[in-house]
A computed fold for a 138-nucleotide RNA from Chloroflexi bacterium RIFCSPLOWO2_02_FULL_71_16, annotated as c-di-AMP riboswitch aptamer (ydaO/yuaA leader). Model confidence (mean pLDDT): 80 of 100. The model forms 92% of the base pairs in the Rfam consensus.
RNA sequence: GCCGUAUUCAGGCCGAGUCCCUCGAUCACGGCCGAGGGAGCGGGGGAACCCCUUUCAGGGGGCGCAGGAUCCUCGAGAUCCAGGGCACCUUCCAGCCCGAGCCCGUCAGCUCACCCCGUAGGCGACUGGAGGGACGCC
Numbered sequence: 001g002c003c004g005u006a007u008u009c010a011g012g013c014c015g016a017g018u019c020c021c022u023c024g025a026u027c028a029c030g031g032c033c034g035a036g037g038g039a040g041c042g043g044g045g046g047a048a049c050c051c052c053u054u055u056c057a058g059g060g061g062g063c064g065c066a067g068g069a070u071c072c073u074c075g076a077g078a079u080c081c082a083g084g085g086c087a088c089c090u091u092c093c094a095g096c097c098c099g100a101g102c103c104c105g106u107c108a109g110c111u112c113a114c115c116c117c118g119u120a121g122g123c124g125a126c127u128g129g130a131g132g133g134a135c136g137c138c
Base pairs, nucleotide, nucleotide: 012123013122014121018039019038020037021036022035023034024033040119041118042117043116044115045114050109059107060104061103062102063101067081068080069079070078071077083098084097085096086095088133089132090131091130092129093128094127
C1' cells in the first nucleotide's frame, strides 16, 4: 500500500408496526418479562344507490412495491419492463438495490351505521450533484 473478515462508533434506514396507563413477578430505583386497557397509525368485513365479459374448479379472495413480457439448457434459470427503496420536503440528473413472501378456506365488488384484526420483523458508516422550499443555529 492492497484485499478479506470481525468488532465498535447506532447518528439513522425499510416497514402501519409508535406512545401512555394498570396489575403481577422481580426489585434499592429504573428497566426487561407476563397479563390487560387506551390513544395514534394500519388493515379486513359490512346497506341503499351504482357496478358486475363474473363465479359455479383451470375455484375465488386478502396483506404487500412485488404485477408482467421474452428467451431457453424448461432450472428455484437468464434478460427486460411496470412498480418500490436509498437519511427534512419537492423537481431534475446520475448511481446503487428490491422487484419476495405469507394468509383466508368454497366465501367476501363499492359501501352509512356497525363488527373484527395488527401494532411485527429485518438492517445500518454512510448514495451523490444542481434548483426551490421548510426548519434550526449564530
Lineage of the source: Bacteria > Bacillati > Chloroflexota.